[in-house]
Formats: sequence, C1' cells, structure tokens
RNA sequence: GGCAAAACCGUCGAAAGGCGGCGACGCAAAGCUACGAGACUAAAGCGGGUGAGCACCCCCGCCAAGCCAGUCGAGCCACCGAA
Repeated sequence: GGCAAAACCGUCGAAAGGCGGCGACGCAAAGCUACGAGACUAAAGCGGGUGAGCACCCCCGCCAAGCCAGUCGAGCCACCGAA
C1' cells in the first nucleotide's frame, strides 16, 4: 500500500443472504474455490394438526438442490520497498 464488521440508505431474494453506497469492528491472505466438517434459512416438496369428508388457506415438524470463504480444515493464487 490492501480489505472492510455492525448500524443506516438503495436494490435483488420467500428467507438466510447477495450487490451498491455510507461507515471502520476488526483482518498479515478478511484474496479465490462450497471439496470435508459446521452454522444459518425453509420457498418448493414430504409428514402431521383443525373440519362430516375432500381441496385450498392457516399452524407445527422434517428437508438444501439456497446461503456463509469475516466458523474451522483443505486446495489454488498472490503487489512494492527495506533488512
């Protein structure tokens, strides 16, 4: 020299979250890749609840093919100067 958490604004998304702006909590790979572990979300789907019954809506549970590289591991790559 570099990056930029939270908050706030805009935007995309069902959400988690992403992107842009603003902003610096931090980072010596806080550069890149979801390969392993893990976290988060649950639209669709599946199961259940309620009703005379069926379907929808609603509610509850499960579920990643969604997401996190600033959770850890792994892989790949990496500017200038001085000693």
Record summary
The RNA shown here (c-di-GMP-I riboswitch aptamer) has 83 nucleotides and comes from a soil metagenome. The RNAcentral record of the sequence draws on MGnify. The model forms 100% of the base pairs in the Rfam consensus. The prediction has a mean pLDDT of 86.